[in-house]
Context: one part of a larger RNA
RNA sequence: UGACGGGGGCCCGCACAAGCGGUGGAGCAUGUGGCUUAAUUCGAUGCAACGCGAAGAACCUUACCUAGGCUUGACAUGGAUUGGACCGGCUGUGAAAGCAGCCUUUCCUUCGGGACUGAUCCACAGGUGCUGCAUGGCUGUCGUCAGCUCGUGUCGUGAGAUGUUCGGUUAAGUCCGGCAACGAGCGCAACCCUCGUCCUUAGUUACCAUCAUUCAGUUGGGGACUCUAAGGAGACAAACUUCUAUUCGAAGUGGGAAGGUGGGGAUGACGUCAAGUCAGUAUGGCCCUUACGCCUAGGGCUGCACACGUGCUACAAUGCCCAGUACAAUGAGACGCAAUACCGCGAGGUGGAGCUAAUCUUCAAAGCUGGGCCCAGUUCGGAUUGGAGUCUGCAACUCGACUCCAUGAAGCCGGAAUCGCUAGUAACGGCAUAUCAGCAUUGAUGCCGUGAAUACGUUCCCGGGCCUUGUACA
Numbered sequence: 001u002g003a004c005g006g007g008g009g010c011c012c013g014c015a016c017a018a019g020c021g022g023u024g025g026a027g028c029a030u031g032u033g034g035c036u037u038a039a040u041u042c043g044a045u046g047c048a049a050c051g052c053g054a055a056g057a058a059c060c061u062u063a064c065c066u067a068g069g070c071u072u073g074a075c076a077u078g079g080a081u082u083g084g085a086c087c088g089g090c091u092g093u094g095a096a097a098g099c100a101g102c103c104u105u106u107c108c109u110u111c112g113g114g115a116c117u118g119a120u121c122c123a124c125a126g127g128u129g130c131u132g133c134a135u136g137g138c139u140g141u142c143g144u145c146a147g148c149u150c151g152u153g154u155c156g157u158g159a160g161a162u163g164u165u166c167g168g169u170u171a172a173g174u175c176c177g178g179c180a181a182c183g184a185g186c187g188c189a190a191c192c193c194u195c196g197u198c199c200u201u202a203g204u205u206a207c208c209a210u211c212a213u214u215c216a217g218u219u220g221g222g223g224a225c226u227c228u229a230a231g232g233a234g235a236c237a238a239a240c241u242u243c244u245a246u247u248c249g250a251a252g253u254g255g256g257a258a259g260g261u262g263g264g265g266a267u268g269a270c271g272u273c274a275a276g277u278c279a280g281u282a283u284g285g286c287c288c289u290u291a292c293g294c295c296u297a298g299g300g301c302u303g304c305a306c307a308c309g310u311g312c313u314a315c316a317a318u319g320c321c322c323a324g325u326a327c328a329a330u331g332a333g334a335c336g337c338a339a340u341a342c343c344g345c346g347a348g349g350u351g352g353a354g355c356u357a358a359u360c361u362u363c364a365a366a367g368c369u370g371g372g373c374c375c376a377g378u379u380c381g382g383a384u385u386g387g388a389g390u391c392u393g394c395a396a397c398u399c400g401a402c403u404c405c406a407u408g409a410a411g412c413c414g415g416a417a418u419c420g421c422u423a424g425u426a427a428c429g430g431c432a433u434a435u436c437a438g439c440a441u442u443g444a445u446g447c448c449g450u451g452a453a454u455a456c457g458u459u460c461c462c463g464g465g466c467c468u469u470g471u472a473c474a
Base pairs, nucleotide, nucleotide: 001474002473003471004470005469007468008467009466010465011464012463013462015458016457019421020420021419022418023417026313027312028311029310030309031308032307033306034304035303042053043052064299065298066297067296068295069294070293073124077123078122079121080120081119082118083117084116088103089102090101091100092099093098106115107114108113126288127287129286130285131284135282137277138276139275140273142271147186148185149184150183151182152181153162154161155160166177167176168175192265193264194263195262197233198232199231200230201229202228203227207222208221211220212219236259239253240252241251242250243249315414319373320372321371322370323369324368325367331362332361333360336355337354341350342349343348380411385406386405387404388403389402390401391400427450428449429448430447431446432445433444
């Protein structure tokens, strides 16, 4: 100087407390461990691995296994020799790849050859092989915590100290005051995006108050309103009161769409964990080179006594079922989204208007109204299994999703323990998208609808910041 303490002081955080809803019990989905296996490819492992890489494992993907094949190679560049156009089509064998064979067929030319392409040979290609403890780059984490440093000066023999401590204050090393310090940098804040109010400009595909018109903003028309999208205004402790050191600031009041960082996002200091990644790519070294490279078929990654994590659905009456009826937003759409109509109980099929899209398509559910159920393993719950189908796709056996009929398991609110959340939040409800032929999506990322309770307080648990103290620690 740090680190540590079941030392002290001060202060924060859904850290506790106060509340609301869960997990842990059940069934299923998904990831992991383990076991099994020819293979169950590899990585991630306290927080910070375990719905993680994977925003899509039937083939492909695919890296694994078995079997069949290739060897200048699936891919790149160059050289030597030699042949022929290449492309395309066909036959045999075969699971395919491959192997063997046949048919058809050039251009330019200075006649040396060149373009294109095959064979042989040589340099080389290739490797998801190893090392993340050789690396770059990127990322997680402490933590959006308020810290981390430097120049000059001063003090100290020196390591170092000072500044950065102290008194207030703040979300903040934020600001004020004081001070052997005076300044500065990286962080904080602000500048950026978005939401909330108003104004200006502009009205098509959006809008419709007034005037006509229509089944319908449908058409004429309008530029007010909504909205769209560009520019501006607005909030600064600005005004007033009180407290305080006439400071910094704090408590309140009004005005205001918004009030004390207005809500949310992006933004992550010096560093820590030899944290993660050589399998995203790059890359040093090592290793393989008729194989640890490459092609193909089939299988595996989906195996199942079990254990754990994350979720979904429930156990019901604030509910379930049936009928009617109302209101969104983000988005996506030409190898696409698909309306009206018709067929089917349904998944879906036929068909194709419109749409390169503020124009067309895809567009709710909880809710509300009426009826049924009457506390039961039930009109709760839907697992499992049998049968019949639909769709995608060469192909649904291993191993897809969905529909219909039948079947109707566990489960009556969950031990010890444990998680999230402070407001348009939690909880509940649906919708969209990426990946994608199809789908495991109950995941992920967004969107809108309905919409709470509670916070006395900081003694305690956890994590963190500052000062101080002890130390057989570095």
Predicted 3D model of a 474-nucleotide part of an RNA (small-subunit ribosomal RNA, 3' major domain) from Cerasicoccus arenae.
Taxonomically the source falls in Cerasicoccus (Bacteria, Opitutia, Puniceicoccales, Cerasicoccaceae).
The full RNA is in RNAcentral, with records from ENA and SILVA.
Its Rfam family is "Bacterial small subunit ribosomal RNA".
Its mean pLDDT, the model's own confidence on a scale to 100, is 82.